[in-house]
């Protein structure tokens, strides 16, 4: 040093202009149990990486940078 792919909650994820952003684990609190687990039900957590552009409206489209990852050299 160039080409591509990704970036959403503690993690790991679905969404793809359209008004309340999804679900799995993890985490609170509750029901059962002698306790634990396993199960049921409720709940908390979110700058959609970061700045600007376009749009009536952008987490999604568009530029640039920033990390990662992966191919040339």
């Nucleotide at each position: 040093g160039g080409g591509g792919a990704u970036g959403u909650a503690g993690u790991c994820u679905a969404g793809u202009g359209g008004u309340u952003a999804u679900g799995g684990c993890g985490c609170u609190u509750u029901c059962u149990u002698a306790g634990c687990a396993u199960g049921g039900a409720a709940g908390a957590g979110g700058u959609c990486c970061c700045c600007g552009g376009u749009u009536c409206a952008a987490u999604u489209c568009c530029g640039g940078g920033c990390a990662u990852c992966u191919c040339c050299a």